[in-house]
Predicted 3D model of a 349-nucleotide part of an RNA (small-subunit ribosomal RNA, central domain) from an uncultured bacterium. RNAcentral holds the full RNA, with entries from ENA and SILVA. It matches the Rfam family "Bacterial small subunit ribosomal RNA".
Context: one part of a larger RNA
RNA sequence: CUGGGCGUAAAGGGCGCGUAGGCGGUCUUGUAUGUCGGGCGUGAAAGCCCCGGGCUCAACCCGGGAUGUGCGUCCGAAACUGCAAGACUAGAGUCUCGGAGAGGGAGGUGGAAUUCCAGGUGUAGCGGUGGAAUGCGUAGAUAUCUGGAAGAACACCGGUGGCGAAGGCGACCUCCUGGACGAUGACUGACGCUGAGCGCGAAAGCGUGGGUAGCAAACAGGAUUAGAUACCCUGGUAGUCCACGCCUUAAACGAUGGGCACUAGGUGUCGCGGGUAUUGACCCCUGCGGUGCCGCAGCUAACGCAUUAAGUGCCCCGCCUGGGGACUACGGCCGCAAGGUUAAAACUC
Numbered sequence: 001c002u003g004g005g006c007g008u009a010a011a012g013g014g015c016g017c018g019u020a021g022g023c024g025g026u027c028u029u030g031u032a033u034g035u036c037g038g039g040c041g042u043g044a045a046a047g048c049c050c051c052g053g054g055c056u057c058a059a060c061c062c063g064g065g066a067u068g069u070g071c072g073u074c075c076g077a078a079a080c081u082g083c084a085a086g087a088c089u090a091g092a093g094u095c096u097c098g099g100a101g102a103g104g105g106a107g108g109u110g111g112a113a114u115u116c117c118a119g120g121u122g123u124a125g126c127g128g129u130g131g132a133a134u135g136c137g138u139a140g141a142u143a144u145c146u147g148g149a150a151g152a153a154c155a156c157c158g159g160u161g162g163c164g165a166a167g168g169c170g171a172c173c174u175c176c177u178g179g180a181c182g183a184u185g186a187c188u189g190a191c192g193c194u195g196a197g198c199g200c201g202a203a204a205g206c207g208u209g210g211g212u213a214g215c216a217a218a219c220a221g222g223a224u225u226a227g228a229u230a231c232c233c234u235g236g237u238a239g240u241c242c243a244c245g246c247c248u249u250a251a252a253c254g255a256u257g258g259g260c261a262c263u264a265g266g267u268g269u270c271g272c273g274g275g276u277a278u279u280g281a282c283c284c285c286u287g288c289g290g291u292g293c294c295g296c297a298g299c300u301a302a303c304g305c306a307u308u309a310a311g312u313g314c315c316c317c318g319c320c321u322g323g324g325g326a327c328u329a330c331g332g333c334c335g336c337a338a339g340g341u342u343a344a345a346a347c348u349c
Stems, first nucleotide, its partner, number of pairs: 003321004007303002012317001014200004021194003025088007034080001035077008049065006091191001092188004096183003103177007110154001114150008125136002162169002205246006214240002219235004257316006265294011298305002322349003331342004
C1' cells in the first nucleotide's frame, strides 16, 4: 500500500411487490462455526536471505543456519460472529377511535363554450395578417335570437395547496376499493432492511370494433423568400376519445436508489393532537406527520447542499472507468410491426 466515484464533469435501475442471497434490536444460558493463544506434524531439494568455506578474485560451487502465507491434528479462551434454547419490547406489525385528500375502479348527472342542423330578424360583407391572399358569402354568410344534435374538456375555487411507489390524478353524485396520518391504551414478540424475477408504467405508435365537436402530424392551397419541402394564413386525414389486447420508451428529473441512526436554528404552509385563552373561531405555547423558503457546523472543483443533506456513519441493490465509432453491428431474448433490451470490435483523436 492492499481503488476512486455516481445533483451539474462518465455514472442511480422509470416505479413498486418480492424469492434466493447479503445484512440485522435487548438480555441470559449452552455450544465452539468463524475468531484468538499454545504444542506437535507437515510445509522436498535447488533458489532468495544470513554465517562459514573452495576454485588467485568474482560469477560459479560446497557446508551450516534462518525463514516459510498455509494445511492437518491436539489442548485451551469465549468478548464478538454463527448455531441451539429461553426471555424481553425500544424495530416491525395488529386492534380501537378520529379527521384530511384531483389516490384507484365502475355507473350516473350537470352547466359554460365550440361546431353542425332547423327556423326568425337582417344585409354586404365576413374571416385572416406585419400586410395580404387562398377560403366563406346575394343559392343570403358574418352578427343576433329561439329550438335541436354531437363529441370532448371541466372556467372560478386553485394555492412554492392536497393525494399517489412512480407514471400520474382537478365539475358534481352514488357504489366498490388502496394507502398515509393523528390519538389513546391493549395485543403479537425481531415477525426487520435490501433485493434475480414478477407487476405497474406519460405521450406517440400498433391490432379489432366503435366514436369524431374542437384540435391537428401527413397532405392541399395561399403568403413570405434568392429558394421556403418551414416559421404565418385557409382547409384537412390519421390521431387525439371509448372498449379490449399489445408496445415498455422519455429531460420517466430533485438530472440526487432504498432503509436506519445521529448532527444549531429561524420562518411560511397542509393534516391531526395537547395546553392556554375567550366560552366560538382567532391569538399564544407545544407534540407528531407532510410540504416550501432562509441559514450554522460540516461537505463541495465551484455552483450549491445543509434534520426533506449533497453533513456524520452502517446495511443492501444498481451503475461509471477518455472522446468518436456506438442509445451502433452481430448474436440472444421480447414484439403483429414499429422497434425494445442486452451489447462489442476494427479504425481514429
The prediction has a mean pLDDT of 90.